[in-house]
RNA sequence: UCGUGCUAGACGGGGAGCUGGCGGUGCCCUGUAACCCGCAAUCCGCCAUAGCGGGGUCGAACUCCCUUCCGAGGGUCGUUUCACUCGAUACUGUCGUGAGUUGACGGCGUUGAAGACCGGGUCCUGCGCGGCAAGAGCCCCCGAACCCCGCCAGGUCCGGGAGGAAGCAACGGUAAGGGGCCCCUCUUGGGCGCCGCAGGGGUGCCUGGUCGGAGCCGGUCGCCCACGACAAGGCGGGUGAGACGAUUCGGAGAAGGGUGCACGA
Numbered sequence: 001u002c003g004u005g006c007u008a009g010a011c012g013g014g015g016a017g018c019u020g021g022c023g024g025u026g027c028c029c030u031g032u033a034a035c036c037c038g039c040a041a042u043c044c045g046c047c048a049u050a051g052c053g054g055g056g057u058c059g060a061a062c063u064c065c066c067u068u069c070c071g072a073g074g075g076u077c078g079u080u081u082c083a084c085u086c087g088a089u090a091c092u093g094u095c096g097u098g099a100g101u102u103g104a105c106g107g108c109g110u111u112g113a114a115g116a117c118c119g120g121g122u123c124c125u126g127c128g129c130g131g132c133a134a135g136a137g138c139c140c141c142c143g144a145a146c147c148c149c150g151c152c153a154g155g156u157c158c159g160g161g162a163g164g165a166a167g168c169a170a171c172g173g174u175a176a177g178g179g180g181c182c183c184c185u186c187u188u189g190g191g192c193g194c195c196g197c198a199g200g201g202g203u204g205c206c207u208g209g210u211c212g213g214a215g216c217c218g219g220u221c222g223c224c225c226a227c228g229a230c231a232a233g234g235c236g237g238g239u240g241a242g243a244c245g246a247u248u249c250g251g252a253g254a255a256g257g258g259u260g261c262a263c264g265a
Base pairs, nucleotide, nucleotide: 001265002264003263004262005261006260009058010057011056012030013029014028015027020047021046022045023044024043035055036054037053038052039051064258065257066256067255068254069253073249074248075247076246077245078244079243080242081241082240083239084238085237086236087235092232093230094229095228096227097226098225100223101222103221104220105219106217107216108215115211116210117209118208119207120206121205122204123200124199125198126197127196128195129193130192132189133188134187135186136185137184139180140179141178142177148173149172150171156165157164158163
């Protein structure tokens, strides 16, 4: 070196998930020349030598082992975009209310601003006047069969007579009472009054006068502050999808290296 027969080993690997952990079934990726049967998610089998049991094939190299490169794909985190959804703690915003400022506009002001002084009104109290209302009086009308008045026909009584007396009705009047009038008088009252007088209070408002001599007001917008409400192509939270970045695991592939035993020639 060659041949024959064996052995270690191989006959897929990886990611997520599950698990104290490992591997498998199931999911996903990759990949093939990628054995067969049984078990398994309310799991199955094991324990760092970490699937078990049975059968089969290849077999020391294209095939087994190690290292490096490359890297499909998965996980985690971050940033960002979009969609959906929830919200009102903070920010931006919108609306409302209130306070401030006077930057702009506006209004008032030399036919006189601010300010100062002196008054009047508005306010309160008392008195008065007026008005209104109620009651009373005055005035007018009605108003008593008799027990009110006057005058009393008729009738009655007294008288010889002249004459006299009491007296009903009618008529006239009046009391109590009723009604009217509301002109006048008195009393009382008030959610009465562009009324009067006196006193008081107050500088809030209105107003007059004098001095003064240029500001005053704060209506609208702006700015700023506070409070309240709203919820958008803004803000915050959540979910999902996409993109990018970081990190981690990593199939397949490529390169390099490594690995037996026996017998015979």